[in-house]
RNA sequence: UGCGGGGUCGUCUAAUUGGUAGGACGCGAGGUUCUGGCCCUCGUAAUCCAGGUUCGAAUCCUGGCCCCGCAG
Numbered sequence: 001u002g003c004g005g006g007g008u009c010g011u012c013u014a015a016u017u018g019g020u021a022g023g024a025c026g027c028g029a030g031g032u033u034c035u036g037g038c039c040c041u042c043g044u045a046a047u048c049c050a051g052g053u054u055c056g057a058a059u060c061c062u063g064g065c066c067c068c069g070c071a072g
Stems, first nucleotide, its partner, number of pairs: 001071007010025004019055001026044006048064005
């Protein structure tokens, strides 16, 4: 430098190929318990960045940034 893959709550991971961004763990509050743990309920919090297309974009298009692999 070229090609391919990837970037989503604090972490891991979905989102049916355009239509309410969900789950688990964690964290907070409550219940339960003599206390703690386990368990139950509720809450918390995210689409790498800038544009474009569209009524509507995590998803499609363009340009960047970062990570991994292959080639040179």
A computed fold for a 72-nucleotide RNA from a marine sediment metagenome, annotated as transfer RNA. The RNAcentral record of the sequence draws on MGnify.